[in-house]
Small-subunit ribosomal RNA, central domain from a metagenome, 511 nucleotides, folded computationally.
It matches the Rfam family "Eukaryotic small subunit ribosomal RNA". On this family, see Yusupov et al., Science 2001: "Crystal structure of the ribosome at 5.5 A resolution". Its family is annotated with ribosome and structural constituent of ribosome in the Gene Ontology.
The RNAcentral record of the full RNA draws on SILVA.
Context: one part of a larger RNA
RNA sequence: UUGCAGUUAAAAAGCUCGUAGUUGAAAUUCUGGUUGCUAAGGCCUCUAGUCUUCGUGACGGAGGUACUUACAGCCAUCCGCUUGUAAAUAUAUGUUCACUCUUAACUGGGUGGCUAUGUGAGCAAGCAUUUUACCUUGAGAAAAACAGAGUGUUCCAGGCAGGCUUGUCCGGAAUGCAUUAGCAUGGAAUAAUAGAAUAUGACUGAGGUCUAUUUAUUGGUUUAAGGCCACAGUAAUGAUUAAUAGGAACAGUCGGGGGCAUUAGUACUUGACAGUCAGAGGUGAAAUUCUUGGAUUUGUCAAAGACUAACUGAUGCGAAAGCGUUUGUCAAGGAUGUUUUCAUUAAUCAAGAACGAAAGUUAGGGGAUCAAAGACGAUCAGAUACCGUCCUAGUCUUAACUAUAAACUAUACCGACUCGGAUUCAGAUGAAUCGUAAAGUUCAUUUGGGACCGUAGGAGAAAUCAAAGUCUUUGGGUUCUGGGGGGAGUAUGGUCGCAAGGCUGAAACUU
Numbered sequence: 001u002u003g004c005a006g007u008u009a010a011a012a013a014g015c016u017c018g019u020a021g022u023u024g025a026a027a028u029u030c031u032g033g034u035u036g037c038u039a040a041g042g043c044c045u046c047u048a049g050u051c052u053u054c055g056u057g058a059c060g061g062a063g064g065u066a067c068u069u070a071c072a073g074c075c076a077u078c079c080g081c082u083u084g085u086a087a088a089u090a091u092a093u094g095u096u097c098a099c100u101c102u103u104a105a106c107u108g109g110g111u112g113g114c115u116a117u118g119u120g121a122g123c124a125a126g127c128a129u130u131u132u133a134c135c136u137u138g139a140g141a142a143a144a145a146c147a148g149a150g151u152g153u154u155c156c157a158g159g160c161a162g163g164c165u166u167g168u169c170c171g172g173a174a175u176g177c178a179u180u181a182g183c184a185u186g187g188a189a190u191a192a193u194a195g196a197a198u199a200u201g202a203c204u205g206a207g208g209u210c211u212a213u214u215u216a217u218u219g220g221u222u223u224a225a226g227g228c229c230a231c232a233g234u235a236a237u238g239a240u241u242a243a244u245a246g247g248a249a250c251a252g253u254c255g256g257g258g259g260c261a262u263u264a265g266u267a268c269u270u271g272a273c274a275g276u277c278a279g280a281g282g283u284g285a286a287a288u289u290c291u292u293g294g295a296u297u298u299g300u301c302a303a304a305g306a307c308u309a310a311c312u313g314a315u316g317c318g319a320a321a322g323c324g325u326u327u328g329u330c331a332a333g334g335a336u337g338u339u340u341u342c343a344u345u346a347a348u349c350a351a352g353a354a355c356g357a358a359a360g361u362u363a364g365g366g367g368a369u370c371a372a373a374g375a376c377g378a379u380c381a382g383a384u385a386c387c388g389u390c391c392u393a394g395u396c397u398u399a400a401c402u403a404u405a406a407a408c409u410a411u412a413c414c415g416a417c418u419c420g421g422a423u424u425c426a427g428a429u430g431a432a433u434c435g436u437a438a439a440g441u442u443c444a445u446u447u448g449g450g451a452c453c454g455u456a457g458g459a460g461a462a463a464u465c466a467a468a469g470u471c472u473u474u475g476g477g478u479u480c481u482g483g484g485g486g487g488a489g490u491a492u493g494g495u496c497g498c499a500a501g502g503c504u505g506a507a508a509c510u511u
Base pairs, nucleotide, nucleotide: 004482005481006480007463008462012479014355016353017352021348022347023346025241026240031076032075033074034073035072036071038070039069040068041067042065043064044063045062046061047060049059050058051057080127081126082125083124084123085122088119089118090117091116092115094114095113097112098111099110100109101108131192132191133190134187135186137184138183146176147175150160151159162170163169164167202234203233204232205231207229208228209227210226211225213224245345246342247341248340250337251336253334254333258330259329260328261327264308265307269303270302271301272300273299274298275297279290280289316323317322360401361400362399363398364397365396370394374390375389376388377387412478413477414476416470417469419454420453421452423450424449425448426447427446428445429444430443431442432441433440458465459464484511485510486509493504494503495502496501
């Protein structure tokens, strides 16, 4: 690994990016002909066999077959070059060679040897060569052990002994397995890798130029060999598709996505001015509290800070956290459309990085409301609470930290397949209606989102779930996490942080 689990029992990192790693679309040579001593089945003919349920039923035997399949050989297919050695084979008008037949005759024929010219299996050396994984076969790989053959340790566990016709006797101490790496061998499916795109590509031919190794030595001219340069010719000359993979461009959109600026709304609170007069607040009931120095309430204004009602929906957008007044502006994004373009560019991800509610921290600003801590009033057996009255930090904002939440869909991401229905959002297409047109309405189709309902020849411990299905009929790719309850997310160490604390993270012991 085969072969676990991760909604709720332990367990999907808050979210996204991302390197190493792992995994990764389809396509290129498929096959055809022939022979068969083959051998398996089919079919046809004959049958004196055996069994028998008496059916020419079953099992057989002999012969044939251009019916099929498998296997084997051959052909098409495939095959590096040079040199040497060389079996075999073909031709010869060669041969003073050998044997044999023949002839008057070495006359003529045959076979063999030798020689010459070709073809040249095999072997050896040199040069050149895409490279691996994988599978096969072989060599090799101590013994004991394991499996296993033989053998009456009396049986057995064991042992490698032993047996008999007793002597010039017979006969063992087998065999298998032995996985990774390495060596050799065959295969060429599968998976990688390389090749010709600025042709400096392949093959053929002729040319130019350079080097100077050999033919006894020296000199000269060619040739052979090697390097470079340009030329001509040959060829089906050389770029695979365009993935219901991905990226990019373009078009009209869409959205409470983001940043900055601008703008609006009422309310709360406070203040000013004015009116009225005895209570007002608050509660289950009260009280603390405010009030003729006019509270509460009413009207008209002003200021300040926060917030964004109704519209607001099982609607939208965003990676998540999250996002709701108007307008402008800046960049971004998804989906849709496309007879545009690139051509594997992809998926998931240790390390690493960005963002990350609320609370909290630091330094400023601002402080209307609400309000931890605190102070009172109640309630109560008590109340350090729930209820009420005040009120500080905070709540808002700027600059920086912090990095956690029931950060929840308690459900990783990408891809494929498997039911039905109605709806909604965004885009596109078509039809009808209405219109001068624009805009609209209704319907149908389609792509992509958000949820829902019903149902299960599926799953599940069930609740339930179209995913939590396609799982003992177990393997699509990739990452992370868990292994009884406590001790404990504690101690210690490391690291990050100003701190609070975060990340990593045990054990003893107990049950």